Model confidence (mean pLDDT): 81 of 100. Transfer RNA from endosymbiont of Metamasius hemipterus, 73 nucleotides, folded computationally.
[in-house]
RNA sequence: GGGGUUAUAGCUUAAUUGGUAGAGCAUCUGUUUUGCAAUCAGAAGGUUAGCGGUUCAAAUCCGCUUAAUUCCA
Repeated sequence: GGGGUUAUAGCUUAAUUGGUAGAGCAUCUGUUUUGCAAUCAGAAGGUUAGCGGUUCAAAUCCGCUUAAUUCCA
């Protein structure tokens, strides 16, 4: 320098090929206990890496950029 793969909540990750962004753990509140832990109920937490394009509608399709990883030279 060229090609491939990956990027979604604090962490680990789904989203069935364009149509409401979910789950587990963690966090917070309540329940329970003499107290802690565990259990149970609920809540909060996402610019879907960034910018642009296509579309009535984009995490998803297209282009470019960034980062990580891998192959070739």
Rfam family: tRNA. The family's RNA type in Rfam is transfer RNA. Gene Ontology term of the family: triplet codon-amino acid adaptor activity.